The part of an RNA shown here (small-subunit ribosomal RNA, central domain) has 350 nucleotides and comes from an uncultured Verrucomicrobiales bacterium. The sequence was found in a public genome assembly.
Context: one part of a larger RNA
RNA sequence: CUGGGCGUAAAGCGUGUGUAGGCUGCGCGGAAAGUCAAAUGUGAAAGCCAGAGGCUCAACCUCUGAACUGCAUUCGAUACUCCCGUGCUAGAGUAAUGGAGAGGUAAGUGGAAUUCCCGGUGUAGCAGUGAAAUGCGUAGAUAUCGGGAGGAACAUCAAUGGCGAAGGCAACUUACUGGACAUUUACUGACGCUCAGACACGAAGGCUAGGGGAGCGAAAGGGAUUAGAUACCCCUGUAGUCCUAGCAGUAAACGGUGCUCGCUUGGUGUGGGAGGGUUCGACCCCUUCUGUGCCGGAGCUAACGCGUUAAGCGAGCCGCCUGGGAAGUACGGUCGCAAGACUAAAACUC
Numbered sequence: 001c002u003g004g005g006c007g008u009a010a011a012g013c014g015u016g017u018g019u020a021g022g023c024u025g026c027g028c029g030g031a032a033a034g035u036c037a038a039a040u041g042u043g044a045a046a047g048c049c050a051g052a053g054g055c056u057c058a059a060c061c062u063c064u065g066a067a068c069u070g071c072a073u074u075c076g077a078u079a080c081u082c083c084c085g086u087g088c089u090a091g092a093g094u095a096a097u098g099g100a101g102a103g104g105u106a107a108g109u110g111g112a113a114u115u116c117c118c119g120g121u122g123u124a125g126c127a128g129u130g131a132a133a134u135g136c137g138u139a140g141a142u143a144u145c146g147g148g149a150g151g152a153a154c155a156u157c158a159a160u161g162g163c164g165a166a167g168g169c170a171a172c173u174u175a176c177u178g179g180a181c182a183u184u185u186a187c188u189g190a191c192g193c194u195c196a197g198a199c200a201c202g203a204a205g206g207c208u209a210g211g212g213g214a215g216c217g218a219a220a221g222g223g224a225u226u227a228g229a230u231a232c233c234c235c236u237g238u239a240g241u242c243c244u245a246g247c248a249g250u251a252a253a254c255g256g257u258g259c260u261c262g263c264u265u266g267g268u269g270u271g272g273g274a275g276g277g278u279u280c281g282a283c284c285c286c287u288u289c290u291g292u293g294c295c296g297g298a299g300c301u302a303a304c305g306c307g308u309u310a311a312g313c314g315a316g317c318c319g320c321c322u323g324g325g326a327a328g329u330a331c332g333g334u335c336g337c338a339a340g341a342c343u344a345a346a347a348c349u350c
Stems, first nucleotide, its partner, number of pairs: 003322004007304002012318001014201004021194003025088006033081002035077002038074005049065006091191001092188003095184004103177007110154001115149007125136002162169002206247006215241002220236004258317006266295012299306002323350003332343004
């Protein structure tokens, strides 16, 4: 390579948008590129293969045939694929109506708590631990009451709940704004799926510049513990954590499960909607669409388990894997302010 695979054995890009490419619904007509059939020409000789023959045999040699699976031309076939034309509505989309939501961005507002400052009351402790000590306090702390400042996070509601492509999103109000869902079945008429490159987004930590800084807190200092203690515990505490504008581009970025479509027994919760039954009713019951859980059937699986939200049965497209270590390293390249990221070996060794 042919294959076989990718939840946990090696293997799904962190996520999306989307170009090329690949794939692509139903009907009719046309054309005939692919495809199929026939004919003709060609496909050198030698070799291979088959059958004969010659050297005493064989190797070797000679003859005849087949083959040369290919290419070109001509004439046909038209089911499938492609192409052209035309039509359709089941895919896809638009519109109208409606409700749900921590979806996003910006501005404003609020209360509880911590800390600090000022004032009152008040006196000897407070804090901390396994026990202590460092630390704070008679220059009046802790406690308590009143006033003020500032930053960050939003208790209860809260859920096994909701929204988002993922990262993620939670006080309240307003403005702007994205998506999904249900019903109507009015409109367009295949406009679709996937996607190498590309582009965008992307937790925490990190970087640059300017702000901000309550609490927490890498580093650092001190106190303990200990044989030691560059730790675990305690007292402090800088960067950081927060905001604005940029950079960076990684995570056990996990459902360790790529996206889309179709098909295949069920039970039971829960979120959003619609229809129906019943009713005074918003309750309850039934049906249905769309999410999100649990349990399980067939089937699958090495087992664990998955099981209409598939890891079942199929189709399309992309990514990835190919023994362990060396190594996600070296070298080179691209990107980055740097840290580093991406791409990515080999010798050697088992």